Lysine riboswitch aptamer from a pig gut metagenome, 165 nucleotides, folded computationally.
RNAcentral holds the sequence, with entries from MGnify.

RNA sequence: UGGUAGAGGUUGCGUUUGACAUCAGUACAUGGCCGGAUGCCGCAGGGGCAGAGGAAGGCGAUGGAAAGGGGACGACGCCGAAGGAAUAAGGCAGCUGACAGCUUUAUCCCUGGGCAUACGGUGAAGAAUCGUAUGACUGUCAUCGCAAGAUGGGGCGCUAUCGGA
Numbered sequence: 001u002g003g004u005a006g007a008g009g010u011u012g013c014g015u016u017u018g019a020c021a022u023c024a025g026u027a028c029a030u031g032g033c034c035g036g037a038u039g040c041c042g043c044a045g046g047g048g049c050a051g052a053g054g055a056a057g058g059c060g061a062u063g064g065a066a067a068g069g070g071g072a073c074g075a076c077g078c079c080g081a082a083g084g085a086a087u088a089a090g091g092c093a094g095c096u097g098a099c100a101g102c103u104u105u106a107u108c109c110c111u112g113g114g115c116a117u118a119c120g121g122u123g124a125a126g127a128a129u130c131g132u133a134u135g136a137c138u139g140u141c142a143u144c145g146c147a148a149g150a151u152g153g154g155g156c157g158c159u160a161u162c163g164g165a
Stems, first nucleotide, its partner, number of pairs: 001163006009079001012078005020070001028063003032059003038050004042099001043097003082111003086107007112138002115135008140153005
C1' cells in the first nucleotide's frame, strides 16, 4: 500500500408490510340560529370557481376522516451501517414564475456507538428527531502500569488473514 473476512450493541444502523396509538371528536358533510360581503384554488401574476336564492366568521346538533409524523413486533438489507450542515443542479403543481413546500442527485465538510440532561431547530405534539454542549457508559487503539486501572485519540479507525513495495 492493495485484496478478503470480521467486531462494536442497557433499542447498533437503515428500509419496510400489516396492526396500533396520535393527528381528532379536528378537517369535512348535513341541517338550525346569529352574521352580512367576501371566500377558495399555498404565494405572486393571470385565469377560474363559490357567493344577497346569503361568502367568511361565530354558537350549539348529528355524522365523522385522511395524509405526513410515531413507537413496538415481524421481515429484509447491513456495520460509514448511517445521520447531519453547506453549495449547486434537476423533478413535482390547472397556466406562468419557482418565493414557500415536497423530493432526487452531485460535490464538499462534520459525526466511533447508543444513553441521559440542558438549550436551540423541525413538528399538531408532553411524540419523535436533528444540531450544540456536558456527563457517565460502551467498543477500539496508543501511552503508562505486575495487575486493577488511569490518561488520550478518532471510523480515512480497529481486528484477523493473504499479497505487493